[in-house]
Molecule: transfer RNA
Organism: Pediastrum
RNA sequence: AGGUGCAUAGCUCAAUGGUAGAGUACCGGUUUCCAAAACCGUAGGUUGAGGGUUCAAAUCCUUCUGUGCCUG
Numbered sequence: 001a002g003g004u005g006c007a008u009a010g011c012u013c014a015a016u017g018g019u020a021g022a023g024u025a026c027c028g029g030u031u032u033c034c035a036a037a038a039c040c041g042u043a044g045g046u047u048g049a050g051g052g053u054u055c056a057a058a059u060c061c062u063u064c065u066g067u068g069c070c071u072g
Base pairs, nucleotide, nucleotide: 001071002070003069004068005067006066007065010024011023012022013021018055027041028040029039030038048064049063050062051061052060
């Protein structure tokens, strides 16, 4: 330099145009002599940034930013 993938909750990841979710962690509760484990619950999100398409975009298109891989 060219090609290609990824970016969503603190972390690891789902969600193939129509209400953004799970696991784990934090917090609270049940249980226990206490704790751990187990079970239940709460809270936590400008879906990396800008623009476009659409009645409607995490999702499609485009430009950036960051990052991984491949080729040279």